[in-house]
A computed fold for a 339-nucleotide RNA from a Candidatus Limnocylindrales bacterium, annotated as Bacterial RNase P class A. Lineage of the source: Bacteria > Bacillati > Chloroflexota > Candidatus Limnocylindria > Candidatus Limnocylindrales. It matches the Rfam family "Bacterial RNase P class A". It is annotated as a ribozyme. The RNAcentral record of the sequence draws on ENA.

Formats: sequence, structure tokens, C1' cells
RNA sequence: CGAGGCGGCCGGAUGGCCGCGGCUCGGUCGGGCAACCGGUCGGGCUGAGGAAAGUCCGAGCUCCCCAGCGCAAGGUAGUGGGUAACGCCCACCCGCCGCGAGGCGAGGACCAGCGCCACAGUGACGAUGCCGGCUUUGGCCGGAGUGAAACGCGGCAAGCUCUACCUGGAGCAAGGCCAAAUAGGAGGGCGACUCCCGGCUUGCCGGGAAGACGUGCGCUGCACAGCCCUCGGGUCGGCCGCAUGAGCCGUCGGGCGACCGGCGGCCCGAGAUGGAUGGCCAUCGCCCGGACGCUUCGGCGGUCGGGCACAGAACUCGGCUUACAGGCCGCCUCGCUGA
Repeated sequence: CGAGGCGGCCGGAUGGCCGCGGCUCGGUCGGGCAACCGGUCGGGCUGAGGAAAGUCCGAGCUCCCCAGCGCAAGGUAGUGGGUAACGCCCACCCGCCGCGAGGCGAGGACCAGCGCCACAGUGACGAUGCCGGCUUUGGCCGGAGUGAAACGCGGCAAGCUCUACCUGGAGCAAGGCCAAAUAGGAGGGCGACUCCCGGCUUGCCGGGAAGACGUGCGCUGCACAGCCCUCGGGUCGGCCGCAUGAGCCGUCGGGCGACCGGCGGCCCGAGAUGGAUGGCCAUCGCCCGGACGCUUCGGCGGUCGGGCACAGAACUCGGCUUACAGGCCGCCUCGCUGA
């Protein structure tokens, strides 16, 4: 210098204008029985990713279910370790690929049973064609040849199966709290004899007014209707779940490693529910192309044009897989060359 392998990282920067979501402070106005919610003005803070994706595995969390044992069904499969857990990760063994750095593995069992074994070959579990030897003429032994495998407990479980181990179901529209009207439920009260005027014997009489003067049994009480109050459940509606976590950063120690532990620090860094995170401009940066100039022929310079991906949270984590313009760093391998 060329060609590769493995691991890690970034994935536009700054400023201005307009706009959107969330939180918060202050003023003001409003909606709702309430729970709570909203408008407007001003100030402050904050707003996507390495995969937020596919929703493929494993968990947290929540509700439902749950005596014990077994069966079925599904899944996993070398050995050991890591982890909350895993089908993930690490180390080692074995096999295969690569000159190598390395990569890949669908690596339990065919002495339980069933099934299959292309082509070639006599024959693929049913057997004996060819050559030689022996022979009691039935066969027996040896050899050649084919094939991944040839009579030997043959090969195949990316066939059924067996063995060991794992697995209850549904998912944040989970679920929890607050809480109208109407109807229904439970408890209680009334379920009548009131009000006004006059008289007196002070609880009766007379007059007037209003009314829901109800129903059944019955005989002055019970039950019901009806009315009123209280309570409880669900619905409308509202709020929470919902952003402090298997968290992030630094450092020290243990371990080959995955990873674990100690100490210190943290400004906690999106939280919507028709779903915000956008648009434009300027300067810079990076990439590609054209002609031009310079050149030590490797490139460099200004200029013009084009481009800067994949993609976007929706309960939250750990993985896997897939997509991705362009770029950076570290370690290693092979080839050529120079000192």
C1' cells in the first nucleotide's frame, strides 16, 4: 500500500423567524350537583431512536383462576457459567467452512417400538448375483465391487417417537379511585286531621278554607300504595395507573469473559389519547458529479449543480431480528513492497 476479520461509536452543528405538545408560576374569565376540567394574557422549564420498527422470545405490573398427582398440548436440548428471566449473553469441548484473523452449528437418545434409506449396487434389513475354497448338494467361509451406510444391534430423530427440564389464562381498552340524573335494592319516618276566626266548660263546640280525606284485613292497629330522608352497588362523567427505574454518569475492586460488588455524584432528561416533537431562512460541515487551474500524478484549490439516510414514542424494562446516506476509533489476519 492492497485485500479482509472482529469489536466499539457517531449518525449533522450554530443562530434567527413562525408554529405545536407537556409541566410550572402569576393575573383574569368560565363550565360542572360533584369529582374535576377549560379559555385567555404574561414569565420560566422541557420535548424521539439506535433502531422508538417487527411484536418474535423473556420479565415487571394488573385482574381472573388455583387441593394433590397424573395425562394431553406447546416449547427447550453439548458442558459449565451470567441474569429478575429467557429460545438471550459468556467461556470451553466437539463437528463443519476459511491459507488466516475468524465464522457457523437444526451438537440428548436409533440396545423401546414404528417409519424411511434417492443414485449406484446381488442385496438398504426383505437378502447372497460374481470369483475362490470347503461340502453331508441343504449350504458355510473368504474375497472383489457399489455406496453416506453392507448383516454389524448399518444410517436417518432439519420423521413419528423416547428421555430430561420448562409452561395456568388474559393483557394498560390490564386495573384502581371519586362520583350525577332516572330506574331498581336496603333501612327509617309520615301514612293524616291541618290552617284561620269566634265562644267558653281548656279540649270541646260552631263557622270557613285547603287537601293526596287511597287500598286490604280488621277494628283503631298491621301491611301495602304514595310522599320524604339516609345508605350501598353499577351507569353518564372525572381522575389515577403514567414516567425514580433490574435507572444514568464517574471511579475502585473481583472475574478469561458474560457480569458482579463497593464508594461518590445526578440538572430525573417526552408523556399525547385523533394522538405534539414541525416548517422556512442564513452560515458552517460532510458526500457525489461537471468543467477549470495547480501538481511531486498520490492529490489539492476555488467555483457551479445535486444530495445528507433508515425511520418516528403510546404501561415499562431485558434480548433477538430487520432497515440505514455518510463517517470515526481500536485490535487482529493475509499478500506485496521499502528500510